[in-house]
Record summary:
Transfer RNA from Cephus cinctus, 72 nucleotides, folded computationally. The prediction has a mean pLDDT of 81. The sequence is in RNAcentral, with records from Rfam. It matches the Rfam family "tRNA".
RNA sequence: GCCACGGUGGCGAAACUGGUAACGCGACAGGAUAGAUCCCUGGAGUUCCCGGUUCAAAUCCGGGCUGUGGCA
Numbered sequence: 001g002c003c004a005c006g007g008u009g010g011c012g013a014a015a016c017u018g019g020u021a022a023c024g025c026g027a028c029a030g031g032a033u034a035g036a037u038c039c040c041u042g043g044a045g046u047u048c049c050c051g052g053u054u055c056a057a058a059u060c061c062g063g064g065c066u067g068u069g070g071c072a
Stems, first nucleotide, its partner, number of pairs: 001071007010025003019055001028042004048064005
């Protein structure tokens, strides 16, 4: 330099076909407890960046940043 795959809450990780962004852990609030741990309940919090297409984009298109692997 070229090619492939990836980047999603604090962390891990789905959404493969464009149509309400799951799930687990953690944190927080409530319950329970003499008080905690464990346990139960609850809501909050996120699509790498900039554009484009579309009624509608995590998803499709263009450019960029970055990680891993391959080729040279």